[in-house]
Molecule: transfer RNA
Organism: Wallemia ichthyophaga
RNA sequence: UCGGUUAUGUGGUAGGGGCUAUCCUCCCAGAUUCUCAUUCUGGAGACCCGGGUUCGAUUCCCGGUAACCGAA
Numbered sequence: 001u002c003g004g005u006u007a008u009g010u011g012g013u014a015g016g017g018g019c020u021a022u023c024c025u026c027c028c029a030g031a032u033u034c035u036c037a038u039u040c041u042g043g044a045g046a047c048c049c050g051g052g053u054u055c056g057a058u059u060c061c062c063g064g065u066a067a068c069c070g071a072a
Base pairs, nucleotide, nucleotide: 001071002070003069004068005067006066007065011024012023018055027043028042029041030040031039048064049063050062051061052060
């Protein structure tokens, strides 16, 4: 320098045009318990950035950034 893959809550993960954005974990509150733990219930928390297409973009297209892999 070129090519490929990836980027989603604290961390991990599914989804791939109209979703209340999935699940696990973490955190908060409540119930259970003499207390803690376990268990159960509820809650808060996310689409890497900028543009384009579209009635509508987290999803498609373009560019950028970052990580990983490969080629020279």